[in-house]
RNA sequence: UCUACGAAAGGGCAAACCCAGGGUGACCUGGGGACGCAAAGCCACGGGACUGUAAUGGCAGUUAGCCGGGUUGCCGAA
Numbered sequence: 001u002c003u004a005c006g007a008a009a010g011g012g013c014a015a016a017c018c019c020a021g022g023g024u025g026a027c028c029u030g031g032g033g034a035c036g037c038a039a040a041g042c043c044a045c046g047g048g049a050c051u052g053u054a055a056u057g058g059c060a061g062u063u064a065g066c067c068g069g070g071u072u073g074c075c076g077a078a
Base pairs, nucleotide, nucleotide: 005076006075012037013036017032018031019030020029021028022027035065041071042070043069045068046067047066048063049062050061051060052059053058
């Protein structure tokens, strides 16, 4: 230095819910708020779930804090 791993330290993110706004909707954005998280940083590639629309099929979207995968990263004890 790198990989694996995850003690400590410094920190980080932020569920449910509430308020305001956007959207047909799933849901999203901002503020508050903390259930939790070592990638709860990013990516819709595969699977799942959800929404809209049509309907023998399908198409368009949402979810990364559902799983898998890809990619980048702070610290450094055992």